[in-house]
Molecule: Fluoride riboswitch aptamer (crcB RNA motif)
Organism: Ardenticatenia bacterium
RNA sequence: CCCCAUACUGGCGAUGGAGUCCGCCGCAACCGCCAUCAUGGCUGAUGACUCCUGCCCUGCG
Numbered sequence: 001c002c003c004c005a006u007a008c009u010g011g012c013g014a015u016g017g018a019g020u021c022c023g024c025c026g027c028a029a030c031c032g033c034c035a036u037c038a039u040g041g042c043u044g045a046u047g048a049c050u051c052c053u054g055c056c057c058u059g060c061g
Base pairs, nucleotide, nucleotide: 010025011024012023013022016052017051018050019049020048021047032042033041034040035039
C1' cells in the first nucleotide's frame, strides 16, 4: 500500500441540552405518585453522576 473476513452503527429509561456510566427494547422498551364512581391533589428538568439552560425558595449587593 492492496485484498478478504468479522465486529460496531438504532431506539428507550414521567418536561430541555451535553458528557460518562448503568439498565432495557427490536415495533417493543417507554408513558411518576396518592385518593377516587366521576375526578381531584402532589414531587422532580438526572436511570445515576457532572455541567449548562429554565423553574421554585432564602439571603446579600